[in-house]
RNA sequence: GGGGCUGUAGUUCAGUUGGGAGAACGCUUGCAUGGCAUGCAAGAGGUCGCCGGUUCAAGUCCGGUCAGCUCCU
Numbered sequence: 001g002g003g004g005c006u007g008u009a010g011u012u013c014a015g016u017u018g019g020g021a022g023a024a025c026g027c028u029u030g031c032a033u034g035g036c037a038u039g040c041a042a043g044a045g046g047u048c049g050c051c052g053g054u055u056c057a058a059g060u061c062c063g064g065u066c067a068g069c070u071c072c073u
Stems, first nucleotide, its partner, number of pairs: 001072007010025004019056001027043006049065005
């Protein structure tokens, strides 16, 4: 220098064919227990790496760019 894969909640990840942004764990609050652990219920938490384009509509499609992993040179 070139190719491939990955980037979504605090963490690990799903989101298949463009239309509802989600799960588990963690966190907060309440209830149960004398307390802890634990169980149950509710809640908070996201500019979907960044910029631009296509579209009525983009996490998803296209271009560029950044970071990580990997292969070739």

Predicted 3D model of a 73-nucleotide RNA (transfer RNA) from a Lachnospiraceae bacterium. Rfam family: tRNA. By type it is a transfer RNA. It was read from a public genome assembly. The source organism's lineage runs through Bacteria, Bacillati, Bacillota, Lachnospirales and Lachnospiraceae.